[in-house]
RNA sequence: GACUCAUCAAGAGUGGUGGAGGGAUCGGCCCUACGAAGCCCGGCAACCCGUCCAGACGGGUGCCAAGUCCGACUCGCGAACGCGAGAAAGAUGAGGA
Repeated sequence: GACUCAUCAAGAGUGGUGGAGGGAUCGGCCCUACGAAGCCCGGCAACCCGUCCAGACGGGUGCCAAGUCCGACUCGCGAACGCGAGAAAGAUGAGGA
């Protein structure tokens, strides 16, 4: 990297460091010097594993603006804007060759 399964409407910092980017891609629309990414600390809680008093604790991974920020393809309604449903794509975990 490809495959299979599950989930994606909740939750999480007035900290330190760092210095200009970030939100997967494209188009929008946003966030950001009232300080982006990254790193440290802190926190949240989903999946897996373990322990035991069976609900907690510990470990592995993950996550901490906006629904996966919205759309990207198809279908339905609609004059249009738009609304609804499903897919695709993506993310995370577990499995497996």